[in-house]
RNA sequence: GGCCAGGUAGCUCAGUUGGUGAGAGCGCCGGAUUCAUAACCCGGAGGUCGACAGUUCAAGUCUGUCUCUGGCCA
Numbered sequence: 001g002g003c004c005a006g007g008u009a010g011c012u013c014a015g016u017u018g019g020u021g022a023g024a025g026c027g028c029c030g031g032a033u034u035c036a037u038a039a040c041c042c043g044g045a046g047g048u049c050g051a052c053a054g055u056u057c058a059a060g061u062c063u064g065u066c067u068c069u070g071g072c073c074a
Base pairs, nucleotide, nucleotide: 001073002072003071004070005069006068007067010026011025012024013023019057028044029043030042031041050066051065052064053063054062
């Protein structure tokens, strides 16, 4: 330098043919339970979906450029 896959919550990830409140598990905070802790149960906070443009009535999803991570080739 070329090609491929990926970047979504603190971590690991899902997200269907683009369709209208962005989710799950773990973690964190509060409550309940317990003599107490853990486990279990209830509730809550936490996201400009890597960046910037474009297409569209509408973009996490499609297109372009850039950037980061991993792999293959040279």

Predicted 3D model of a 74-nucleotide RNA (transfer RNA) from a bacterium. The coordinates come from a structure-prediction model, not an experiment, and the mean pLDDT is 83. It matches the Rfam family "tRNA". Rfam links the family to the GO term triplet codon-amino acid adaptor activity. The family's RNA type in Rfam is transfer RNA.